[in-house]
Molecule: TPP riboswitch aptamer (THI element)
Organism: Bacillus aquiflavi
RNA sequence: AUUUGGCACUGGGGGUGCCGGGAUAUGGCCGGCUGAGAUUAAGACCCGAUAGUCUUUGACCCUUGAACCUGAUCUGGUUAAAACCAGCGUAGGGAAGUGUAUGGAUUUUCGU
Numbered sequence: 001a002u003u004u005g006g007c008a009c010u011g012g013g014g015g016u017g018c019c020g021g022g023a024u025a026u027g028g029c030c031g032g033c034u035g036a037g038a039u040u041a042a043g044a045c046c047c048g049a050u051a052g053u054c055u056u057u058g059a060c061c062c063u064u065g066a067a068c069c070u071g072a073u074c075u076g077g078u079u080a081a082a083a084c085c086a087g088c089g090u091a092g093g094g095a096a097g098u099g100u101a102u103g104g105a106u107u108u109u110c111g112u
Stems, first nucleotide, its partner, number of pairs: 001106005006100005011063004017033005027047002041056005068093003074087004
C1' cells in the first nucleotide's frame, strides 16, 4: 500500500416449503419431516370446492451481495417428498451508512 474479518447504532431488504389425514360457511384445520425461520397475534377479503389470499405484527435470516427473487413446474445425484449436494452461475436482479476496537493475509519501499 492492497485485501479481508469483529462489534455497536440507525435505517433498510427477505422467505415461509414438503408429506399424510380431515372440516365444509356454526368451515377454512390436525399430525409428521426438513430448516435459522414453515405463523405469535390481529384485521380485511375470498371461497359452495383440486380449495384459500392479502395486510400489519411477532420470531428468524440478510444488509453489497448466493439473505432472497427470475430463468424454473430447470438438469444430474439423493430423498417417501421436501430439505440437502453438484450444475445453471464470471447469467439477469437484489437492501448501507455511521461509529468503534483493532486482528489476519499478500505485495512493495526505506532504514538498521